RNA sequence: GGCCCGGUAGCUCAUCGGUAGAGCGCUGCCCUGAAGAGGCAGGCGUAGGCAGUUCGACUCUGCCCUGGGCCA
Repeated sequence: GGCCCGGUAGCUCAUCGGUAGAGCGCUGCCCUGAAGAGGCAGGCGUAGGCAGUUCGACUCUGCCCUGGGCCA
RNA backbone atom coordinates (compact mmCIF):
# COMPACT_ATOMS: atom_id res chain seq x y z
C1' G A 1 0.00 0.00 0.00
C1' G A 2 -4.17 -3.58 -1.46
C1' C A 3 -8.18 -6.87 0.20
C1' C A 4 -11.68 -9.04 3.89
C1' C A 5 -14.49 -8.87 8.59
C1' G A 6 -16.16 -5.98 12.77
C1' G A 7 -17.79 -0.91 15.42
C1' U A 8 -25.61 -0.87 18.10
C1' A A 9 -27.36 -0.40 26.07
C1' G A 10 -22.30 -1.05 31.39
C1' C A 11 -20.65 -6.21 28.95
C1' U A 12 -21.75 -10.14 25.05
C1' C A 13 -24.57 -9.81 20.86
C1' A A 14 -29.45 -9.57 17.71
C1' U A 15 -32.01 -6.34 14.40
C1' C A 16 -35.80 -8.85 5.51
C1' G A 17 -35.34 0.08 3.95
C1' G A 18 -40.84 1.36 7.81
C1' U A 19 -41.33 3.11 16.16
C1' A A 20 -34.07 -0.24 18.10
C1' G A 21 -34.17 -5.48 21.05
C1' A A 22 -32.40 -10.03 23.96
C1' G A 23 -29.23 -12.30 27.66
C1' C A 24 -26.11 -10.97 31.63
C1' G A 25 -25.18 -6.87 34.85
C1' C A 26 -27.31 -2.57 37.53
C1' U A 27 -31.43 0.08 40.45
C1' G A 28 -36.20 -0.16 43.21
C1' C A 29 -40.00 -3.24 45.32
C1' C A 30 -41.93 -8.26 46.94
C1' C A 31 -40.19 -12.64 49.37
C1' U A 32 -36.31 -14.01 53.80
C1' G A 33 -34.51 -13.33 60.67
C1' A A 34 -30.59 -11.83 56.97
C1' A A 35 -28.55 -13.26 52.37
C1' G A 36 -28.81 -16.27 48.00
C1' A A 37 -32.30 -18.14 44.62
C1' G A 38 -37.07 -16.65 42.71
C1' G A 39 -41.06 -12.92 41.23
C1' C A 40 -42.52 -7.77 39.53
C1' A A 41 -41.00 -3.01 37.57
C1' G A 42 -37.27 0.27 35.25
C1' G A 43 -33.67 1.09 28.83
C1' C A 44 -31.07 6.30 30.21
C1' G A 45 -28.78 4.19 23.07
C1' U A 46 -26.23 10.98 18.63
C1' A A 47 -26.59 2.68 16.11
C1' G A 48 -17.97 5.15 15.24
C1' G A 49 -18.05 10.18 12.09
C1' C A 50 -19.51 13.05 7.63
C1' A A 51 -21.95 13.08 3.09
C1' G A 52 -25.13 10.65 -0.72
C1' U A 53 -29.51 7.56 -2.48
C1' U A 54 -34.74 7.23 -0.77
C1' C A 55 -41.20 9.39 0.96
C1' G A 56 -38.35 6.87 4.78
C1' A A 57 -31.51 4.48 6.38
C1' C A 58 -28.75 0.77 12.13
C1' U A 59 -29.79 -1.54 7.30
C1' C A 60 -27.85 0.54 0.60
C1' U A 61 -23.42 3.73 -1.64
C1' G A 62 -18.79 6.88 -1.01
C1' C A 63 -14.97 8.90 2.07
C1' C A 64 -12.78 9.11 6.88
C1' C A 65 -11.66 7.14 12.03
C1' U A 66 -10.91 2.70 14.79
C1' G A 67 -10.14 -2.93 16.20
C1' G A 68 -8.77 -7.70 14.02
C1' G A 69 -7.06 -10.79 9.97
C1' C A 70 -4.81 -11.94 5.04
C1' C A 71 -1.49 -10.54 0.86
C1' A A 72 2.69 -7.72 -0.74
The prediction has a mean pLDDT of 81. A computed fold for a 72-nucleotide RNA from a Candidatus Peribacteria bacterium, annotated as transfer RNA. Rfam family: tRNA. Its family is annotated with triplet codon-amino acid adaptor activity in the Gene Ontology.